Annotation:
This is a predicted structure of a 112-nucleotide RNA (SAM riboswitch aptamer (S box leader)) from Chitinophaga pinensis. Lineage of the source: Bacteria > Pseudomonadati > Chitinophagales > Chitinophagaceae > Chitinophaga. Model confidence (mean pLDDT): 81 of 100. It was read from a public genome assembly, where an Rfam model found it.
RNA sequence: UUCUUAUCCAGAAAGGCAGAGGGAAUUGGCCCAAUGAAGCCUUGACAACCUGUUGCCAUCAAGGCUAAUAAGGUGUCAAAUCCAGCUCCGCUGUGACGGAGGUAGAUAAGUC
Numbered sequence: 001u002u003c004u005u006a007u008c009c010a011g012a013a014a015g016g017c018a019g020a021g022g023g024a025a026u027u028g029g030c031c032c033a034a035u036g037a038a039g040c041c042u043u044g045a046c047a048a049c050c051u052g053u054u055g056c057c058a059u060c061a062a063g064g065c066u067a068a069u070a071a072g073g074u075g076u077c078a079a080a081u082c083c084a085g086c087u088c089c090g091c092u093g094u095g096a097c098g099g100a101g102g103u104a105g106a107u108a109a110g111u112c
Base pairs, nucleotide, nucleotide: 003110004109005108006107007106008105013043014042015041016040017039021032022031023030027084028083029082044077045076046075049073050072051071052069053068054067055065056064057063081104086101087100088099089098090097
């Protein structure tokens, strides 16, 4: 960095350093933040994508599972991916609201 597939309304924070921003980007909104943002470190936790282990099923074998586990590889630990934007539908008091999809993004596994 290309592409593919799956998931994205659940879940899970303390301490130290640091010192003003942060919630991916752009626009709008709404939030978080000196009762300490980003970042870095330590420890802990969540989760179950991949590996492992166990169980079950099937088999010559390869394998499979709404299963268990949490040792390893990632990831994550304010708010739905914070919400909207584009398209369609419903409703309509024409402001919005609700639903579905799309774009973009994140993570995992694979792949050029």